[in-house]
């Protein structure tokens, strides 16, 4: 170089065009509880890889591009 696949909170995932200003685990932050940790328990803060385009609407369909992966040569 070719073909194909992937990319959503710190991590690991959900999400089959409208219920999703995106949910859940672990994490972290507070508060509760305890004499104190620790468990438990309630509550917070955090994400759609970047730009075009379809569309009344797009995390979600499409096309470039970055990134990693596979497999061909």
């Nucleotide at each position: 170089g070719g073909u194909c696949c992937u990319a959503u909170c710190g991590u690991c995932u959900a999400g089959c065009g409208g219920c999703c200003c995106a949910g859940g685990a672990c994490g972290c932050u507070g508060c509760c509880c305890u004499c104190u940790c620790a468990c438990g328990g309630c509550a917070g803060a955090a994400a759609c890889g970047g730009g075009g385009g379809u569309u009344c609407g797009a995390g979600u369909c499409c096309c470039c591009c970055u990134a990693g992966g596979a497999u061909c040569a």
A computed fold for a 73-nucleotide RNA from a Pseudomonadota bacterium, annotated as transfer RNA. The source organism's lineage runs through Bacteria, Pseudomonadati and Pseudomonadota. It matches the Rfam family "tRNA". RNAcentral holds the sequence, with entries from ENA. The prediction has a mean pLDDT of 81.